[in-house]
Context: one part of a larger RNA
RNA sequence: CUGGGCUUAAAGAGUUCGUAGGCGGCGAAGUAGGUGAGGUGUGAAAGCCCUCGGCUCAACCGAGGAACUGCGCUUCAAACCGCUUUGCUAGAGGGAGAUAGGGGUAAGCGGAACAGAUGGUGGAGCGGUGAAAUGCAUUGAUAUCAUCUGGAACACCGGUGGCGAAAGCGGCUUACUGGGUCUUUUCUGACGCUGAGGAACGAAAGCUAGGGUAGCGAACGGGAUUAGAUACCCCGGUAGUCCUAGCCGUAAACGAUGAGCACUAGUCUGAGGGACUCUCACAGUCUCUCGGACGUAGCGAAAGUGUUAAGUGCUCCGCCUGGGGAGUAUGGUCGCAAGGCUGAAACUC
Repeated sequence: CUGGGCUUAAAGAGUUCGUAGGCGGCGAAGUAGGUGAGGUGUGAAAGCCCUCGGCUCAACCGAGGAACUGCGCUUCAAACCGCUUUGCUAGAGGGAGAUAGGGGUAAGCGGAACAGAUGGUGGAGCGGUGAAAUGCAUUGAUAUCAUCUGGAACACCGGUGGCGAAAGCGGCUUACUGGGUCUUUUCUGACGCUGAGGAACGAAAGCUAGGGUAGCGAACGGGAUUAGAUACCCCGGUAGUCCUAGCCGUAAACGAUGAGCACUAGUCUGAGGGACUCUCACAGUCUCUCGGACGUAGCGAAAGUGUUAAGUGCUCCGCCUGGGGAGUAUGGUCGCAAGGCUGAAACUC
């Protein structure tokens, strides 16, 4: 390479958008590049293969045939692929009317808790633990009441519930704004899918500059425990956690399961719409979208999965090829740095 794979054995890029490329709905007419058929020229000889023949046989040699799966020219066919023209509405998108939502950004506001300050009451302990001690306290702590200030997070509702491409999103109000779903006797008319490079977004930690700092709290100091205790427990506590602007670009970034389309038993259930039945309500039936539980066939090494497939197919992309060495070295590239991306070999089992 062929072939085989990627939930858990090696293997789905963190996610989306999108360039090139690959692939692509139904009908009509045309064309003849691909495609198919015929003819013809060429495809050196030798060799291989087949049939004869010559050396006593064979090797070897001679003759004929076949083959040379290719290429050129030419004639024909028009189903399929391509191309041109024209049309359609089932894919896709727009409009109109409804609608659910912690989707995003900004501003403002609120209460509980916590901490501090000031004042009042009060007067000896408080705190902490397995037990203690460090620590705080007569310069009046802890407790309690009042007022003020501050920062961070939003109990209950809250849910195998909702929204978002993923990361993620939860007090309330307002402004701006993205996407979705349903209905439709509305429009466009294949405008689609995927996507190498590329671009954007991307938890936490970390970095730069400026602010902020209540609580928590790496590092650090102290007290315990212990043989030791660079820990677990306790008392403190700086970066950080928060905001603004920029960088970083990684996670068990997980459903360890790429995206899209179609098809293939059911049952129960949650959320959002619509239709029918009905006088209304409750209830019921059908249907579209989203989220779950169980389960048939099938699949699977099994665990399991099972219309949200890991079933049956098609299209496109990414990735894997024994363990260690190693996500290391080296080169390149990005970054302020930390480091990221790309990424071997010797050797060894």